RNA sequence: UUGAUCCUGGCUCAGAACGAACGCUGGCGGCAGGCUUAACACAUGCAAGUCGAGCGCACCCUUCGGGGUGAGCGGCGGACGGGUUAGUAACGCGUGGGAACGUGCCCUUCUCUAAGGAAUAGCCACUGGAAACGGUGAGUAAUACCUUAUACGCCCUUCGGGGGAAAGAUUUAUCGGAGACGGAUCGGCCCGCGUAAGAUUAGAUAGUUGGUGGGGUAGUGGCCUACCCAGUCUACGAUCUUUAGCUGGUUUUAGAGGAUGAUCAGCAACACUGGGACUGAGACACGGCCCAGACUCCUACGGGAGGCAGCAGUGGGGAAUCUUGGACAAUGGGGGAAACCCUGAUCCAGCCAUGCCGCGUGAGCGAUGAAGGCCUUAGGGUUGUAAAGCUCUUUCAGCUGGGAAGAUAAUGACGGUACCAGCAGAAGAAGUCCCGGCUAACUCCGUGCCAGCAGCCGCGGUAAUACGGAGGGGGUUAGCGUUGUUCGGAAUUACUGGGCGUAAAGCGCACGUAGGCGGAUUAAAAAGUUAGAGGUGAAAUCCCAGGGCUCAACCCUGGAACUGCCUUUAAAACUAGUAGUCUAGAGUUCGAGAGAGGUGAGUGGAAUUCCAAGUGUAGAGGUGAAAUUCGUAGAUAUUUGGAGGAACGCCAGUGGCGAAGGCGGCUCACUGGCUCGAUACUGACGCUGAGGUGCGAAAGCGUGGGGAGCAAACAGGAUUAGAUACCCUGGUAGUCCACGCCGUAAACUAUGAGUGCUAGACGUCGGGCAGCAUGCCACUCGGUGGCGCCGCUAACGCAUUAAGCAUACCGCCUGGGGAGUACGGUCGCAAGAUUAAAACUCAAAGGAAUUGACGGCGGCCCGCACAAGCGGUGGAGCAUGUGGUUUAAUUCGAAGCAACGCGCAGAACCUUACCAACCCUUGACAUAGAUAGUGUGGAUUAUAGACAUUUUCCUUCAGUUCGGCUGGCUAUCAUACAGGUGCUGCAUGGCUGUCGUCAGCUCGUGUCGUGAGAUGUUGGGUUAAGUCCCGCAACGAGCGCAACCCCUGCCUUUAGUUGCCAGCAUUAAGUUGGGCACUCUAGAGGGACUGCCGGUGAUAAGCCGGAGGAAGGCGGGGAUGACGUCAAGUCCUCAUGGCCCUUAUGGUUUGGGCUACACACGUGCUACAAUCGCAACUACAGUGGGCAGCAACGAAAAGUUGUCUCAGUUCGGAUUGUUCUCUGCAACUCGAGAGCAUGAAGUUGGAAUCGCUAGUAAUCGCGGAUCAACAUGCCGCGGUGAAUACGUUCCCGGGCCUUGUACACACCGCCCGUCACACCAUGGGAGUUGGUUUUACCGGAAGGCCGUGCGCCAACCUCGCAAGAGGGGGCAGCGGACCACGGUGGGUUCAGCGACUGGGGUGAAGUCGGAACAAGGUAGCCGU
Repeated sequence: UUGAUCCUGGCUCAGAACGAACGCUGGCGGCAGGCUUAACACAUGCAAGUCGAGCGCACCCUUCGGGGUGAGCGGCGGACGGGUUAGUAACGCGUGGGAACGUGCCCUUCUCUAAGGAAUAGCCACUGGAAACGGUGAGUAAUACCUUAUACGCCCUUCGGGGGAAAGAUUUAUCGGAGACGGAUCGGCCCGCGUAAGAUUAGAUAGUUGGUGGGGUAGUGGCCUACCCAGUCUACGAUCUUUAGCUGGUUUUAGAGGAUGAUCAGCAACACUGGGACUGAGACACGGCCCAGACUCCUACGGGAGGCAGCAGUGGGGAAUCUUGGACAAUGGGGGAAACCCUGAUCCAGCCAUGCCGCGUGAGCGAUGAAGGCCUUAGGGUUGUAAAGCUCUUUCAGCUGGGAAGAUAAUGACGGUACCAGCAGAAGAAGUCCCGGCUAACUCCGUGCCAGCAGCCGCGGUAAUACGGAGGGGGUUAGCGUUGUUCGGAAUUACUGGGCGUAAAGCGCACGUAGGCGGAUUAAAAAGUUAGAGGUGAAAUCCCAGGGCUCAACCCUGGAACUGCCUUUAAAACUAGUAGUCUAGAGUUCGAGAGAGGUGAGUGGAAUUCCAAGUGUAGAGGUGAAAUUCGUAGAUAUUUGGAGGAACGCCAGUGGCGAAGGCGGCUCACUGGCUCGAUACUGACGCUGAGGUGCGAAAGCGUGGGGAGCAAACAGGAUUAGAUACCCUGGUAGUCCACGCCGUAAACUAUGAGUGCUAGACGUCGGGCAGCAUGCCACUCGGUGGCGCCGCUAACGCAUUAAGCAUACCGCCUGGGGAGUACGGUCGCAAGAUUAAAACUCAAAGGAAUUGACGGCGGCCCGCACAAGCGGUGGAGCAUGUGGUUUAAUUCGAAGCAACGCGCAGAACCUUACCAACCCUUGACAUAGAUAGUGUGGAUUAUAGACAUUUUCCUUCAGUUCGGCUGGCUAUCAUACAGGUGCUGCAUGGCUGUCGUCAGCUCGUGUCGUGAGAUGUUGGGUUAAGUCCCGCAACGAGCGCAACCCCUGCCUUUAGUUGCCAGCAUUAAGUUGGGCACUCUAGAGGGACUGCCGGUGAUAAGCCGGAGGAAGGCGGGGAUGACGUCAAGUCCUCAUGGCCCUUAUGGUUUGGGCUACACACGUGCUACAAUCGCAACUACAGUGGGCAGCAACGAAAAGUUGUCUCAGUUCGGAUUGUUCUCUGCAACUCGAGAGCAUGAAGUUGGAAUCGCUAGUAAUCGCGGAUCAACAUGCCGCGGUGAAUACGUUCCCGGGCCUUGUACACACCGCCCGUCACACCAUGGGAGUUGGUUUUACCGGAAGGCCGUGCGCCAACCUCGCAAGAGGGGGCAGCGGACCACGGUGGGUUCAGCGACUGGGGUGAAGUCGGAACAAGGUAGCCGU
């Protein structure tokens, strides 16, 4: 997520944090922080020098004492400090240990510091080169270099011996130098543990593992080398790939965890890229060297130079990150004896709201609740004490003056800074986001699915608290919001702390390896465990306490903590290990038992089919109905015989066996497991089980057989809009057997296997064992079922065969779709199986249960619903309404039932809303203001005539309290306004239709359920009825039903006028007198209630029959319409919100139209005829109406008589002609009627369809409303007056119960797939481009090592007077192996592009069908 509910489950939000960025805004200060991207490229300056008390030379100054400068030699330092995080998954880091080492400067102690020698830079001369930089010659010093001596403790040793040092400076005090033991510090090395992801990376490794000898190193070591052995690592994850500096910490959190590794601190690594060594105590060296490469620069083209990941800064990249600042004053570092020099370390300043913290933008009083704004029900409310005004204050900023600490004697960049004092004036200082729910905060206007908003749900289609603006409000505040990221919430990875019957999730089943876990008891030991102690766990951070900046942030001091690791001492319950013992687990033995357990061989009968033969004749077969098919060449049927294959009826059972799949005629052979009973034995031998191995339905595959029936594919016939289906006729693989594969199923109990414990009763199968009534009933072990407590569960349900309570092991799950798909691997002959993602997309998908609705589900019941009947409609003509068309207009509405003789109870004008034309604009009508007027009569003028107009005279509307006081009417003027049948019935009220006069719809309390809800209202009867009775966790109640109301049917009574007349008078006449008995009228009563009887039912409710009665089971008819449904109808009855028109969408007048007419439909009338027509005669009603209207007279059918005689007629009356009448101002468009004449269609109506159950249908006339006139319509009235109902199978509608559901806008529902179009991501793809890595071969710089070294060489030794020679020892050169890099070839792996192509996803209302959900119309689903 749903109509609602509970659950599962994902998505989203509220919190905190940030090296942040962006938008709007910006007053001050303190403390911090500031290239997360290109380890991209760098202009310029600076960042490492210093020492004359080591040395010579040159120059300068000099007070002649000396001082200074420069380039060199020499020493120390450039291995620190500073930067960065590329590489690194590693002893790199963290933590704790260890032994085989080194250690400049520093410290302690001891000893020594003697004697000599040869060079060389600088300098000078010559000289090469553009430069960088050199070359040759001469000559010089040292704390530079060399030799000798000595050497105690130092080193080597074969224990004899051998080897090894120094340096001086300057002047009396130091600084040095050498050797040695030791210390401290720092460093190198080794080890335990910890420290990412991926198995779609499972094998890796030849110096590889180990040994011996040798070499090398400060030192251990395959570190290197020769030889030997063949090892070593790996499922506790080797190797490979990808990613990553690690930590203290930071952030989040209740914690455990998660994420992270900026600033600060520790360690590591790197310094343009790759390689290499040199020097040195220390480097394989950021501001050193050599080589190779790329890039940049200079060049005279020959050759050279460089390395900001130091501080500033530039370009570039980017959403994005600062000044080419000051100072060595402080703290440190280097050099020096020191003064001092150097120090972009550092200390400061600058920029930036980047963050944290603090402060301010004023305070008090102030109601007429000002103005303005906004809203308004027009009263008011709100902004709001807010402002104004009055009275105060001056923090911060500003101005002026003073002025530190930081320093211990001097030295202060910061800095005239912090701080203090004074001055002026409310003066200079507020924004931002939000206001539908979550989530604090609401109104108006604009817009009209547009523009837009949106974190999720979602808002916007004319009344938007959701968009935009405004007013108001809420939050926060020098900030606020957005975006991004992390944790939280999220118990959605579950250690703390989840699950797996149906929601995602138990492997198809077993055996079993590793592993995990494991019965009772004893002893000793002490690995885990527990306790104590010790070491360590850097500092900073967090926490606590105290202190310092006015507070805070910040800083300082102390404590605690750092949950860890190591060492040691002790304990011994539990677990593990060791040594024993035991029998309850497990197993063995003996004796019985049941069984479709398995494999092989043999065998049996029934049936189907086929073959042969006989009998026999025209059909058979098949279906909803048919046809294809078979059959006169003899089928089907029937009889006999034969062939062949497959399957095994009855028994047969929620019976049996098996691990599962599965197993079914009978017999035999072989064989597995199980159960029971009994004794003895073994002595934990057990459970589970990653990988592994085996078994594993059907379909399928291979080879060879077999093939009766059935039957994919296929063919034909039907069905159908189509029918590649369902149905039918055929039919091949296959189904069967043997052997070999496949390895999947909804392989399901959707429930892994094992053990223990936890109420019962009832069946059934196999054993054992009591008792007796001998077929019953106990007990017990093992299976298999349906119920049912406790308990569990979201519920359904499970419940000793658990889904309960425990225990240990294995497997699996983490939103839906994409997808069990792609790629890769493994397996397979193939089909395919197995393992198994991502991009992208959605806010759901899902489970159980609830209420409805629905079903081509079921049950019960009702209704003129069907059936049974009667009469119609549909065909004709006409009337009327509608659609359509037409028109200037044919006004508008109503649309399945429930629009269509409806609004309209009556369109010639009017009505009238429509059209055309003319006219009016405060208006035809209402209210309000101002002004003027108002009556009546006579006369006059023009005119045919008029109250048409004008004029004159008399008089002055109504009421009155006598006041121009009140009211009416008319005209004119001005403004508010009037007016609208204009729009919205989807903004509404009211009224109405409909389901339906159907029997239903609910509530309170109680009870049940976690809940929606249920119960009651269901059930058994009964009724027209939820009507009543009975039962029942329900008991009551309400709206409906019924009754009360009206009419009618019988009687009584009262009253008799306008009614009536039996008797008495009277009349032409109930006309009158009289009477009111009757009829009738209209008031009041009675009467009918299943009351009585019988039967039935449950002794009930009731039902059936009967009696009596005018009427009998609701007597008949009416009014009466529950909760609700249809956004049903009506803004054109009326009312009304909003919108719109205002010289017109308002108003008036005339004419026209609503009456049109190829057509279609509805509702009616009249007919088609003989139960009739026509003519004549004649009888009987009841409603109801009536003064500009009624009337008088008459009902019709029925009845009687006559006529007509089956035909388009003596039926039928349309249409047309003509003459009239009536109404009305007016019958042309466009009325009704009458007479005469005319005499269409039509001979009972296709498919289909309507009404009616009794005084009804049918038939016959009468009256009324509206109305001047106009009815076939409507509303009523009476007259005559039937037929049929077996019954509820079916159609339609409804009610109740039940069931299924993927529906809830509720089947006119939902929903699937192809195709077409657009977009998106992705797989394959001939290839192509680039990177990574590996391997073979080739070339191989620099360098150290090894070898050689005929060339070259001062120190030492020998010879020599010397020159020189020789020796020792070296150097260049050369050779070799190693090797960076380069080249060629082959692989690995990743990424980009790629014609074409595959599926997927998403899209507006496209196309075709209709697969699923109901028995979804062929039950659905799974595998093949």